[in-house]
Molecule: c-di-GMP-I riboswitch aptamer
Organism: Gammaproteobacteria bacterium
């Protein structure tokens, strides 16, 4: 330095449920808990998806992201280990 197809070893994360905070809501934070992850560490730049206080609307089981999800997919940036 390349790459993550294989080996090994130390360690990391933690979905569903549950308490509890918080929020309008989706969500998110802490605590318990493991379904899983080699980026399940980081960013909303592409597409997806989820919500709809306010706000539009005569109404609507409607519209709407400026709010969410990176553990939907792809992009980007940064990394533990040690075989080739």
């Nucleotide at each position: 330095u390349c790459a993550g197809a294989u080996a090994a070893a130390g360690a990391g994360c933690a979905a569903a449920c549950c308490c509890g905070g918080u929020g309008a809501a989706a969500g998110c934070c802490g605590g318990g808990g493991a379904c899983g992850c080699a980026a399940a560490g980081c960013c909303a730049c592409c597409g997806g998806u989820c919500u709809a206080c306010a706000g539009g609307g005569a109404a609507a089981u409607c519209c709407c992201a400026u709010g969410a999800c990176a553990g939907c997919g792809g992009g980007g940036c940064u990394g533990c280990c040690g075989g080739a």